Small-subunit ribosomal RNA, 3' major domain from Cyathea poeppigii, 476 nucleotides, folded computationally. Its Rfam family is "Bacterial small subunit ribosomal RNA". The source organism's lineage runs through Eukaryota, Streptophyta, Euphyllophyta, Cyatheaceae and Cyathea. The full RNA is in RNAcentral, with records from ENA and SILVA.
Context: one part of a larger RNA
RNA sequence: UGACGGGGGCCCGCACAAGCGGUGGAGCAUGUGGUUUAAUUCGAUGCAACGCGAAGAACCUUACCAGGGCUUGACAUGCUGCGAAUCCUUUUGAAAGAGAGGAGUGCCUUCGGGAACGCGGACACAGGUGGUGCAUGGCUGUCGUCAGCUCGUGCCGUAAGGUGUUGGGUUAAGUCCCGCAACGAGCGCAACCCUCGUGUUUAGUUGCCACUACUAAGUUUGGAACCCUAAACAGACUGCCGGUGAUAAGCCGGAGGAAGGUGGGGAUGACGUCAAGUCAGCAUGCCCCUUACGCCCUGGGCGACACACGUGCUACAAUGGCCGGGACAAAGAGCCGCGACCCCGCGAGGGCAAGCUAACCUCAGAAACUCGGUCUCAGUUCGGAUUGCAGGCUGCAACUCGCCUGCAUGAAGCCGGAAUCGCUAGUAAUCGCCGGUCAGCCAUACGGCGGUGAAUCCGUUCCCGGGCCUUGUACA
Numbered sequence: 001u002g003a004c005g006g007g008g009g010c011c012c013g014c015a016c017a018a019g020c021g022g023u024g025g026a027g028c029a030u031g032u033g034g035u036u037u038a039a040u041u042c043g044a045u046g047c048a049a050c051g052c053g054a055a056g057a058a059c060c061u062u063a064c065c066a067g068g069g070c071u072u073g074a075c076a077u078g079c080u081g082c083g084a085a086u087c088c089u090u091u092u093g094a095a096a097g098a099g100a101g102g103a104g105u106g107c108c109u110u111c112g113g114g115a116a117c118g119c120g121g122a123c124a125c126a127g128g129u130g131g132u133g134c135a136u137g138g139c140u141g142u143c144g145u146c147a148g149c150u151c152g153u154g155c156c157g158u159a160a161g162g163u164g165u166u167g168g169g170u171u172a173a174g175u176c177c178c179g180c181a182a183c184g185a186g187c188g189c190a191a192c193c194c195u196c197g198u199g200u201u202u203a204g205u206u207g208c209c210a211c212u213a214c215u216a217a218g219u220u221u222g223g224a225a226c227c228c229u230a231a232a233c234a235g236a237c238u239g240c241c242g243g244u245g246a247u248a249a250g251c252c253g254g255a256g257g258a259a260g261g262u263g264g265g266g267a268u269g270a271c272g273u274c275a276a277g278u279c280a281g282c283a284u285g286c287c288c289c290u291u292a293c294g295c296c297c298u299g300g301g302c303g304a305c306a307c308a309c310g311u312g313c314u315a316c317a318a319u320g321g322c323c324g325g326g327a328c329a330a331a332g333a334g335c336c337g338c339g340a341c342c343c344c345g346c347g348a349g350g351g352c353a354a355g356c357u358a359a360c361c362u363c364a365g366a367a368a369c370u371c372g373g374u375c376u377c378a379g380u381u382c383g384g385a386u387u388g389c390a391g392g393c394u395g396c397a398a399c400u401c402g403c404c405u406g407c408a409u410g411a412a413g414c415c416g417g418a419a420u421c422g423c424u425a426g427u428a429a430u431c432g433c434c435g436g437u438c439a440g441c442c443a444u445a446c447g448g449c450g451g452u453g454a455a456u457c458c459g460u461u462c463c464c465g466g467g468c469c470u471u472g473u474a475c476a
Stems, first nucleotide, its partner, number of pairs: 001476002003473003007470007015460002019423005026314008034305002042053002064300007073125001077124002079121005086103007107114002127289002130287003136283002138278003141274001143272001148187006154163003167178003193266004198234007208223002213220001237260001240254005303442001316416001320375007332363003337356002342351003382413001387408007429452007
C1' cells in the first nucleotide's frame, strides 16, 4: 500500500422486510448430468454452464459411427499433354463412382497460338471442426451503469509511498458547495444520440371526414378543419414564489404547465478482476496427420432411457368449462412471396383465381372482455397425457425421426416437504398478435407488439452484494 475480520461508523441495491405471482409435487416440452451405444460429434459447469453456441438436426446441415470408394485430391497458384464447352443414350452400383456409344463445334488471333471450361500426368503443394483459449489477436461474460481509476507539477517521507481523492454539508453520481499544501488535468458520472409523452409550422395520398350533396359502404363529388402520417422547430432550466440551510451547494412545499426536479424507456460499460469463455464464427504461433486425423457417398446417430437436476408449457377448475350473438389494438411480414372472393370438404386442406413490389392488396378471425344460455362441486361438461383408426400438407424421401385435422380413448393431477425465484407502475399478474431462422417443423423457445391492469414499501436489526472513512493483523 492492499487484502481479510462472526471489528466500528456512514450509505446504497427487489438485499431483507411489506405485498402479489410462481418454482420445488403432476403430465408434457426442452437443456444437462449419468448410464447405454458401432456412434449416441464437440464445446459451455457456482453466481456469470444447463429453451446456452443452435435465429429451425428426416437427407443436407454434421463435425460422430458402420460400410462402399478417391489419393495433386471437394478448393488455390504454378508446369505440361489432349479435348472447346456442353448435351443425349446406355451397362454396373445403395449412392459416390467406374465403363461404353453418339451429337456438337463457339470467342479472340500477328494463323504460331491464346482466353474460358473439361480430362490426364509429374512435382511444389492443397486439406485437417486434429491438439494447445495456460502461446495469442479479435470478440464476449462478470463484478457493475457500481462511482470509482489515474496523471502533470508542487509539497511531505531515507524509501515503499502519501498528499491531491481526506474533512463539513449535499447528490443517483469523485454531483455540486465550503474548507484544506496543494493547484490543475485525463478516463469514467452527467449532457450531446434514439424512442414515448404536449404544441406549432410544413405537407394531404394510398390515410382522414366537421360542413355541402350522395351511397349498401368515405363509395363518389367535395374539403385541409379534425384524426393520422413524418420532417423541422418550440418546450423543463430548480427558470418563478415561500420555507429551510452557512449568505453556499442543495432540500421541502407551491404556482404555472402536456410533462417537475435525471419526466418514462433505450443505446452508451472507466482503470481493472476472474491464466473467466471462445483455436468449432473468423484470424493466428507452435505441435501433430499426409493412399489419411484429408476428401466423396449410402445408411445410421446427434431423437437411446432404470434414473437425477435446471428452464418452461398445460393444469388441478365456478373470478371457471362449453355453446350462440356482439365490440375494441399495436407492431410487423410479403413477388422463388402474401394470397382475398367464390366453390368442394365436419376439418386440416383442395380447386379456380382477383389484388398487391404494399398508409392502397394480403397474412388477419385479435384474445382476455361483454350479452344470453347451460353445467352445480363431481376426478366432473375440470384436466388433457397416452393410445387406436381414418385423413391433410411440405418434401427425392416423414420407419428410425415432421407438423396439422377428424372420430374414438380418456392417464396423472383436488394447489404441491425442506427449500427457492421474479417483480416498486402502465410494473407484477393476465390476454392475445407479429417476426427472424425456415421446403416443412418437433417454437411451449427467442426477439418484439399492443389489450386489461393490481397489492405493498413501517423500516434498515438481520441474510446477500457493493461504495467511502476508520481500526486490528504473525497474510501478500